[in-house]
RNA sequence: UCCGGGGUAGUUGAGUUGGUACAACGCCGCGCUGUUAACGCGGAUACCGUAGGUUCGAGUCCUACCCCCGGAG
Numbered sequence: 001u002c003c004g005g006g007g008u009a010g011u012u013g014a015g016u017u018g019g020u021a022c023a024a025c026g027c028c029g030c031g032c033u034g035u036u037a038a039c040g041c042g043g044a045u046a047c048c049g050u051a052g053g054u055u056c057g058a059g060u061c062c063u064a065c066c067c068c069c070g071g072a073g
Stems, first nucleotide, its partner, number of pairs: 001072007010025004019056001027043005049065005
């Protein structure tokens, strides 16, 4: 320098053909229990790497750049 994959809650991942973001674990509260744990119920937390573009509408498509992993030279 070039090619491929990836960047989404605190963490790990999902997200279909573009239609308004889901789960598990964790966290907070309540119940249960002699207490903790476990279990049950409820709740908060990401506008999606950054900046633009296309579109009525973008996590998803396009462009540039940043970061991580692998490969080629």

Predicted 3D model of a 73-nucleotide RNA (transfer RNA) from a Patescibacteria group bacterium. NCBI's taxonomy places the organism under Bacteria, Bacteria candidate phyla. Rfam family: tRNA. Rfam classes the family as a transfer RNA. Model confidence (mean pLDDT): 81 of 100.